[in-house]
Molecule: transfer RNA
Organism: Mauremys mutica
RNA sequence: GGGAGUAGAACUCAGUGGUAGAGUGUUUGACUGCAAAUCAAGUAGUCCUUGGUUCAAACCCAAGUAUCCCCU
Numbered sequence: 001g002g003g004a005g006u007a008g009a010a011c012u013c014a015g016u017g018g019u020a021g022a023g024u025g026u027u028u029g030a031c032u033g034c035a036a037a038u039c040a041a042g043u044a045g046u047c048c049u050u051g052g053u054u055c056a057a058a059c060c061c062a063a064g065u066a067u068c069c070c071c072u
Stems, first nucleotide, its partner, number of pairs: 001071003005067003010024004018055001025043006048064005
């Protein structure tokens, strides 16, 4: 220098144009002599940034940023 991938809740990840979800975590309560496990209720995201397409974008398009891999 060229090419491909990834970016979403505190963490790991679903979600291929129509209200952003799950598990784990965390908080509170029940249970227990105390704790763990279990059960119930709650908690949390400007979907990397900017712009474009569309009635409508996490999703399609362009540029950029970060990270990782391949080629040279």